[in-house]
RNA sequence: GCAAACUCACCGCGAGGUGAGGACGCAAAGCCACGGGUCCAGGCGCAGCCUGGAUAGCCGGGUUGCCG
Numbered sequence: 001g002c003a004a005a006c007u008c009a010c011c012g013c014g015a016g017g018u019g020a021g022g023a024c025g026c027a028a029a030g031c032c033a034c035g036g037g038u039c040c041a042g043g044c045g046c047a048g049c050c051u052g053g054a055u056a057g058c059c060g061g062g063u064u065g066c067c068g
Base pairs, nucleotide, nucleotide: 001026002025006021007020008019009018010017011016024057030063031062032061034060035059036058037055038054039053040052041051042050043049044048
């Protein structure tokens, strides 16, 4: 410096997101959906696969940055 869970309000079919309060944690817990995972919606010849969406605090990767 950021801000989990939880609470309130709003948006969304939903996963989830935004704002306020609040701190579990984090040396990139800054940003990016490229790969994988997980979740949501719809479809299909339905052990599964496809399309779209979400998750960056699931992991990898890219990129910017603080201290020494």

c-di-GMP-I riboswitch aptamer from a soil metagenome, 68 nucleotides, folded computationally.